The RNA shown here (Glycine riboswitch aptamer) has 106 nucleotides and comes from a Bacillota bacterium.
Of the family's consensus pairs, 89% are formed in the model.
The source organism's lineage runs through Bacteria, Bacillati and Bacillota.

[in-house]
Formats: sequence, structure tokens, C1' cells
RNA sequence: AUGAAAGUUACGGAAGAGGCAUUGGUAUUUUGCCACCGAAGGAGCAAACCGCUACGGCAGCCACCAAAACGGCGAAUCUCUCAGGUACAAUAACCGCAACCGGACA
Repeated sequence: AUGAAAGUUACGGAAGAGGCAUUGGUAUUUUGCCACCGAAGGAGCAAACCGCUACGGCAGCCACCAAAACGGCGAAUCUCUCAGGUACAAUAACCGCAACCGGACA
């Protein structure tokens, strides 16, 4: 001197899924019953990698190699549906863009 990832904020875009009764009153509200959605959040897991014993290999033994089962670590837009949601609005993973922050590396 350049200014990556991650993080924060603002703006824009952003899907899915409902009935019956009751209360209310021209409902979007209250309550109950059943049904449903996945993209706030949360939870679960594959391979790989690591550890480790049996069996096995070398071998006189130790050591070494390898290693089922077991354990650890381990992702999501997958799965679960706890939470959230099923008019509009709000929220919304993710994407775009801007600023701040940051300081990878040239």
C1' cells in the first nucleotide's frame, strides 16, 4: 500500500400451509376441536478424518502395519416440527446492493 472471509446495520426481492363451531360484528377478534407448512430460531444425521480393542499380517517376544464393532468430530435448502407459521401486515432462510467493522494476503 491492496483490502478476502466472518459479523452488524439500511434498502430491495423473497415461498409454503386451513376447515368446522363459538365469541365478536359487516373481522383480520376470542375460545375449542381436528388438519396442515418449513425458509426466524432450535434439534438429528452421511462420508471423510481421529482414537481404540477383537480378528489378521510380519514375527520367537516386544514393536510395527492394518483394523470389524465401539467412541469422538462431522453439512445442508435433507429430516424433525419443540418453537414459529396457515387473509393482509409483520417475521422470514437465501440473494442483490451500500456503509461500518475486520485485517486474510500482494
About this RNA:
It was read from a public genome assembly, where an Rfam model found it. The coordinates come from a structure-prediction model, not an experiment, and the mean pLDDT is 79.